RNA sequence: UCGUGUGAAAAGCAAAGCCGGAGCGAUCCGGUGACGCAAAGCUACAGGGGCUCGUAAGAGCCAGCCAGCUGCCGCA
Numbered sequence: 001u002c003g004u005g006u007g008a009a010a011a012g013c014a015a016a017g018c019c020g021g022a023g024c025g026a027u028c029c030g031g032u033g034a035c036g037c038a039a040a041g042c043u044a045c046a047g048g049g050g051c052u053c054g055u056a057a058g059a060g061c062c063a064g065c066c067a068g069c070u071g072c073c074g075c076a
Base pairs, nucleotide, nucleotide: 003075004074005073012037013036017032018031019030020029021028022027035064041069042068043067047066048065049062050061051060052059053058
């Protein structure tokens, strides 16, 4: 550098539910929790896709759906 995620170790994230708060809503923030994650880190007009509000024009949300970018550890 490239490939890879079986075992071990170190570090990390935190689904559902519940409590409090914000929002019409999707959903978000804090606490609790521990389903899972080898990128469950970051990126949402300006890739695809899903979702919400709105008669529509339009305005929003989701990165734990795919994708893009970056990176730790182990193995070979």
Molecule: c-di-GMP-I riboswitch aptamer